[in-house]
RNA sequence: AACGAACACUGGCGGCGUGGAUUAGGCAUGCAAGUCGAACGAGAACGUUCUCUUCGGAGAACUAGUACAGUGGCGAACGGGUGAGUAACGGGUGGAAAACCUGCCCUUCAAUGGGGGAUAACAGUUCUAACGAGCUGCUAAUACCGCAUACGACCUUCUGACCGCCUGGUCUAAAGGUGAAAGGUGGCGAUCUCUUCGGAGAGCUGCCGUUGAAGGAUGGUUCCGCCUCCCAUUAGCUAGUUGGUGGGGUAAUGGCCUACCAAGGCGACGAUGGGUAGCCGGCCUGAGAGGGUGACCGGCCACACUGGGACUGAGAUACGGCCCAGACUCCUACGGGAGGCAGCAGUCGAGAAGCAUCCGCAAUGGGCGAAAGCCUGACGGUGCGACGCCGCGUGAGUGAAGAAGGCCCUAUGGGUUGUAAAACUCUGUCAGAUUGGGAAGAAAGCAAUGCGGUUAAUACCCGUGUUGUUUGACGGUACCAUCAGAGGAAGCACCGGCUAACUCCGUGCCAGCAGCCGCGGUAAUACGGAGGGUGCAAGCGUUGUUCGGAUUCACUGGGUAUAAAGGGUGCGCAGGCGGUCUGAUAAGUCAGAGGUGAAAUAUGUCGGCUCAACCGGCAAACGGCCCCUGAAACUGUCAGACUUGAGUUAGAGAGAGGUAAGUGGAAUUCCAGGUGUAGCGGUGAAAUGCGUAAAUAUCUGGAGGAACACCGGUGGCGAAGGCGGCUUACUGGCUCUAUACUGACGCUCAGGCACGAAAGCAUGGGGAGCGAACGGGAUUAGAUACCCCGGUAGUCCAUGCCGUAAACGAUGGGUACUAGGUGUUGGGGGAUUCUACCCCCUCAGUGCCGCAGCUAACGCAUUAAGUACCCCACCUGGGGAGUACGAUCGCAAGGUUGAAACUCAAAGGAAUUGACGGGGGCCCGCACAAGCGGUGGAGCAUGUGGUUUAAUUCGAUGCAACGCGAAGAACCUUACCACUCCUUGACAUCCUCGGAACUUGUCAGAAAUGACUUGGUGCCUUCGGGAACCGAGUGACAGGUGCUGCAUGGCUGUCGUCAGCUCGUGUCGUGAGAUGUUGGGUUAAGUCCCGUAACGAGCGCAACCCUUGUCCUUAGUUGCUAACAUUUAGUUGAGAACUCUAAGGAGACUGCCGGUGACAAACCGGAGGAAGGUGGGGAUGACGUCAAGUCAUCAUGGCCCUUACGGAGUGGGCUACACACGUGCUACAAUGGGCAGUACAGAGGGUCGCCAAGCCGCGAGGUGGAGCUAAUCUCAGAAAGCUGUUCAUAGUCCGGAUUGGAGUCUGCAACUCGACUCCAUGAAGUCGGAAUCGCUAGUAAUCGCGGAUCAGAAUGCCGCGGUGAAUACGUUCCCGGGCCUUGUACACACCGCCCGUCACACCAUGGGAGUGGGUUGCUCCAGAAGUGGCUAGUCUAACCUUCGGGAGGACGGUCACCACGGAGUGAUUCAUGACUGGGGUGA
Repeated sequence: AACGAACACUGGCGGCGUGGAUUAGGCAUGCAAGUCGAACGAGAACGUUCUCUUCGGAGAACUAGUACAGUGGCGAACGGGUGAGUAACGGGUGGAAAACCUGCCCUUCAAUGGGGGAUAACAGUUCUAACGAGCUGCUAAUACCGCAUACGACCUUCUGACCGCCUGGUCUAAAGGUGAAAGGUGGCGAUCUCUUCGGAGAGCUGCCGUUGAAGGAUGGUUCCGCCUCCCAUUAGCUAGUUGGUGGGGUAAUGGCCUACCAAGGCGACGAUGGGUAGCCGGCCUGAGAGGGUGACCGGCCACACUGGGACUGAGAUACGGCCCAGACUCCUACGGGAGGCAGCAGUCGAGAAGCAUCCGCAAUGGGCGAAAGCCUGACGGUGCGACGCCGCGUGAGUGAAGAAGGCCCUAUGGGUUGUAAAACUCUGUCAGAUUGGGAAGAAAGCAAUGCGGUUAAUACCCGUGUUGUUUGACGGUACCAUCAGAGGAAGCACCGGCUAACUCCGUGCCAGCAGCCGCGGUAAUACGGAGGGUGCAAGCGUUGUUCGGAUUCACUGGGUAUAAAGGGUGCGCAGGCGGUCUGAUAAGUCAGAGGUGAAAUAUGUCGGCUCAACCGGCAAACGGCCCCUGAAACUGUCAGACUUGAGUUAGAGAGAGGUAAGUGGAAUUCCAGGUGUAGCGGUGAAAUGCGUAAAUAUCUGGAGGAACACCGGUGGCGAAGGCGGCUUACUGGCUCUAUACUGACGCUCAGGCACGAAAGCAUGGGGAGCGAACGGGAUUAGAUACCCCGGUAGUCCAUGCCGUAAACGAUGGGUACUAGGUGUUGGGGGAUUCUACCCCCUCAGUGCCGCAGCUAACGCAUUAAGUACCCCACCUGGGGAGUACGAUCGCAAGGUUGAAACUCAAAGGAAUUGACGGGGGCCCGCACAAGCGGUGGAGCAUGUGGUUUAAUUCGAUGCAACGCGAAGAACCUUACCACUCCUUGACAUCCUCGGAACUUGUCAGAAAUGACUUGGUGCCUUCGGGAACCGAGUGACAGGUGCUGCAUGGCUGUCGUCAGCUCGUGUCGUGAGAUGUUGGGUUAAGUCCCGUAACGAGCGCAACCCUUGUCCUUAGUUGCUAACAUUUAGUUGAGAACUCUAAGGAGACUGCCGGUGACAAACCGGAGGAAGGUGGGGAUGACGUCAAGUCAUCAUGGCCCUUACGGAGUGGGCUACACACGUGCUACAAUGGGCAGUACAGAGGGUCGCCAAGCCGCGAGGUGGAGCUAAUCUCAGAAAGCUGUUCAUAGUCCGGAUUGGAGUCUGCAACUCGACUCCAUGAAGUCGGAAUCGCUAGUAAUCGCGGAUCAGAAUGCCGCGGUGAAUACGUUCCCGGGCCUUGUACACACCGCCCGUCACACCAUGGGAGUGGGUUGCUCCAGAAGUGGCUAGUCUAACCUUCGGGAGGACGGUCACCACGGAGUGAUUCAUGACUGGGGUGA
């Protein structure tokens, strides 16, 4: 895009079309084929009128020569329906019939004489339920039958001429034979005859009909060329089969049939068989070529309940005829009969699905008729169905307060629906109506009459004109006018992308959507609803089917190295293709002309319905086929020639080419002997194994089998597989050079034939080594493996099978052409001292690199995957599956050929970026190593898990949670639990009313709270009131540590202070992307240098900042004190030097020297310097990753609660305790503990605070009150250290847990549940398994001090100083990271991906003892109706007769053929089947 469509929702009108696609299933009822009286006989009735009448009726006329029925003629073979069958001369197209027929029709010629015998109807009668049938008698014809006549007809014999295309055809002469007929009707009164005087006949004449012959037209029949679906898993078929002769039959050819003879005929150019199917013009689609299809309309064919058969006829093997058989239905008196809608309507059934039991012959057409006319479900119309196409309408203009309502957003202003509505002004198509008018479709026919023809004729008849009259189903329809009023008339689908159109609510991987991709798990433009929008519109969507897109079967117009695809290789028949020249021919080819290519359709144009759809006229076209004439380049064919393709010859040459026989040495193993002694062997390490019966090792000799080191080489040979010691014999191919010869002999190759690694099979040998299976030992969770010790088939030989491989260059063969460079093998030539290397040219091979070109890229590139030609093979998404079935080959294993159902939306190639690797290279880090000290064991502290609980609030969970949020839970905190209370609320804003605010005390209560009570009247003022505060009330609202960190902001952790992450422009690539950023060096560093299709730039690195280390300047109090004085004391005077304080400077930059390096960057060493190569430390954290952490700091979207999930209070809990883990403290002791004495810091804190001296207490502390808002006072005694003494290796003079008692302090309050002190008690623990952590220098370790939080409560945290080490060879390994490279089937990225079994569910399928159907072959049985042959059994009008009969006919009988039916045996196909095989899908 389309449709004979169907379904969902919806539905105003008209025109034109169209409408049982399924059950060729069954059918009630009506109609669909009759007509002619001008072929024939016979011939009513009802009714009307008249007459008669005995009044009962009778007769006549009309009706009417009408109806019904019959004989006869024509028609019924057309028209209409359907598509079952048919793969066929069925259809299409073009030819042939010299092999034929043709009623009615037309033309021409001729004729129509004379006879005969019957028979329906009818009458009578018989049988029967019915349908029907019989007998007797009468009768007519255009019915039937002889006879005559007859031609140009036919047959036999036969003369001559001409022609063709083989049989033959045409014309012509002669003889013999055969074959006809029917009348009807109209007119005339000139002529004749008869007459019952009405008329009849003859005659003339018109028309129709009849007969013979010839021709035409129309219609048909037969034959032929070409074309006409799928399957080769259908490869052989055929006995009347193929041909001939004779005969029969037909309208006619012919095995169409028959007898005989011959043995043919068809087939890979697809016979035979199976499946499917009516074919075509056309129709749909497509740019076309094609593909699909065969409704309507038209042509052909076939069929008419199923099967068979003939009759009649011009024509049928006959839809509305006959006979028989069968199935079905109906009637029946049970004896027997009837029927055939695939005609038009209609009905049932089946189905997703298709209409009226309508009107009319008015038109067109058909049948009959002389005609009028009759018949016609053909046809013309109307109806029903949006089934399709086309047209029209559902209103138009103005109209902003941008109304109301809806919806949404919101910054609360607004936006959108929306000029839409309302309102105002108009119009009147369509539908409607009480209305009125009103076509075309009608031509004919008939009557009268003019003219012409015919005729004896002014009759008749025919032709033509005029006048009159009559004919419409549709239908009072189309159309026109009138009336009225915007009045009666819009839906459907869609809105994530493709694809035009977006928001809200609901839902929450549910419900659902979905054409593909895919949506939905609490903010869904994708589900459902709504608003809005988009598209089409009386329709719109969905489903189905076809074509297109699809160059996705590729003729136009594809491919095969790696995506699917080159056969394992060669030889070669058929086939396809084929070198140069000349001539001929004309099959292909080309040109011109002719015929045909039906109409319709389609196209163009013009015209008719108001337009269009629709219809009509004309034109062009219909790619084709046939015929004629011509051309001769190319292809073909024929003939002749040529040498370049191909081959032969001569001479050389190389080679693991093949087959057979022989032969050689090294090595392994075995055997024998010698020497020799305890091991050997094997592995990552071992063990099994061998060995004192003497192994291994070593020497000598022997046996036997297999393979051939070095040479040896991207070297050689071969078609491929493949071929490797040497010699011989036989043998295939190849290359080069050169002469001569043949003369296209060539290339490719379906089928076929041959060869064909390894493994395997068969038979017989052989068997050293190796070695499937197997045994043992190891490894391992296991180890039916890898490793080891053994070891059988096999490997080897001969003969025969098998026929496959990643049989690979994953690249078929042949020919030609298209830049080069460089190796190598085998020839030839040149040059060269004539000798070899080197060098140059060339032929044939074999490699590498590379241009153009090609390619998706990778890559290929004279050995093409380039450019062309020829031939073959193969491919068409993945899986199922190289499977099943079948066939074939094989001894078997198995090979070859080779599907489908079902299932998925991918499978695949090449390349890119990452990530990953028990890949590689380079490098770094307390990463390992080297060290020091810990943890893991004990007790305690603290956090977590778990458990418990009314609650043990919540969060953090590998590194990167666990002394974390928490810089500090007795109440508070507090979020948890129990109980008691409050409800505009503890807190904010607004409104109303009242009151200053505030405050004293008592009672109840656990308190919150409640009741009562005391004191108190403030500030500003324009005098109205106002501000702050308190109480009460109302509603907006407050409130929530309720949920979602996976809706978020902000903040933070981590990789990681790792050196990376990117951009612009340019360039390269089809592209993703690359380059830059890689490379060579170097660095802590993408730091720097050099190189470079890149050049630059940004965020990171570094530096700038703070601190510390040295010096200088400035400034000296509360700090300092060298000199002077003073003194217990820098206390004081004094000083400004020093320390220190705190402000500013200097200093370090690889700056200098030497070496290395590339003349670089840089590195190494050195000098100087307080400090040397970023001096130490800190702050500083790129692009990003982890949906990392936090809604409980805060903020915040959405959701949720609102007398509670909010708020207040008391008490409890967060402090529980079988247990597990993390982080710490204290220890286990002598480098130590106790005691005594004694020395030296830094950095901080302090007024609700730090707190001195003094006094009291063993002590915690108390008392006391000086000083200090701090370089002034105070916390504040630093400790380890040093000196001295004691303890002597023990559960201790170590260790301090736990427990008892007594206290201190803070605080409303230390019971749950604080810290500290004293006395007493004195647990575990004697250095810690596997494992694991920190640290590289003022570091680890060790020692103490301070601070934040805080009423009180650190072993934690954050800081401070004192003492103060050891070690680093080095980068193999573990972990993490960076760069380059490589592989990848990963991309959620290795915590990835993914294979197979088993279990379960479902689906399709193979096998299967069989079972049940369909179709069909062969062999038989059987044989209805019918036709043909034969036939004296019976009967018999026409003709003949010698009258006896005959001819002919009918019936009967019989034979042949044959449908249905039956039997047997095969083939094929479908369904089904216990069980069974594999396959597919599934969270």

RNAcentral holds the sequence, with entries from ENA. A computed fold for a 1483-nucleotide RNA from an uncultured bacterium, annotated as small-subunit ribosomal RNA. Its mean pLDDT, the model's own confidence on a scale to 100, is 83.